About this RNA: This is a predicted structure of a 79-nucleotide RNA (c-di-GMP-I riboswitch aptamer) from a Bacteroidota bacterium.
C1' cells in the first nucleotide's frame, strides 16, 4: 500500500527452562521467559499423586487449585 473478512472491548494468567531465596523434602515466593489456559481468578471439602516422620495397624504433619470433582466470585457481545 491494496484487496477480503468481521457484533464481540480492555486487556489477564503464565508452563518447561534460568539466576536469587526459603524449606528436611515435595514444592513455594521473586525476577527473567512464554508451554499454554475463557476462569489457568480464589477456596485443601471429596478423591487422587507427591513429600516426611512413624509404624506393620498404619497413623499424622505437609505440598499440589496448569490432576479430576465441588463451592465462590468475575470481563465483553448475543440471545
Nucleotide at each position: 500500500u491494496u484487496g477480503u473478512u468481521a457484533u464481540g472491548u480492555u486487556g489477564c494468567c503464565a508452563a518447561a527452562c534460568u539466576u536469587g531465596u526459603u524449606g528436611u523434602a515435595a514444592a513455594g515466593c521473586a525476577a527473567g521467559g512464554a508451554c499454554g489456559g475463557a476462569a489457568a481468578g480464589c477456596c485443601a471439602c471429596g478423591g487422587g499423586u507427591c513429600u516426611c516422620a512413624u509404624a506393620u495397624u498404619u497413623u499424622g504433619a505437609g505440598a499440589c487449585a496448569g490432576c479430576c470433582g465441588g463451592g465462590u466470585u468475575a470481563c465483553c457481545a448475543a440471545a
It was read from a public genome assembly, where an Rfam model found it.